SAH (S-adenosyl-L-homocysteine) riboswitch aptamer from Actinoallomurus sp., 77 nucleotides, folded computationally.
[in-house]
RNA sequence: CAGGUCGAGAGGCGCUGCAACGGGCCGUGAGCCCGCCACGCUCGGCCUGCAUCGAUCCACAAGGGCGCCUCCCAUUA
Repeated sequence: CAGGUCGAGAGGCGCUGCAACGGGCCGUGAGCCCGCCACGCUCGGCCUGCAUCGAUCCACAAGGGCGCCUCCCAUUA
């Protein structure tokens, strides 16, 4: 760094829907239609693979379409 898996990022409801995925059509086109779909993101543990000069100290987040609700903290009235 990549893949997989687990966890965390307070918790829900509704709506739309890109990608991915599934199905169908088809002139096979980077196509069309339908379905599904708002953790697909970041951080961390573990496993595997690849790569890489390394060590020490400190800190523990930042984001996520639209609308609504609950919870937590602070401030004001």
It matches the Rfam family "SAH (S-adenosyl-L-homocysteine) riboswitch aptamer". The family has 52 seed sequences and 1,354 matches in Rfam 15.1. Lineage of the source: Bacteria > Bacillati > Actinomycetes > Streptosporangiales > Actinoallomurus. The prediction has a mean pLDDT of 78.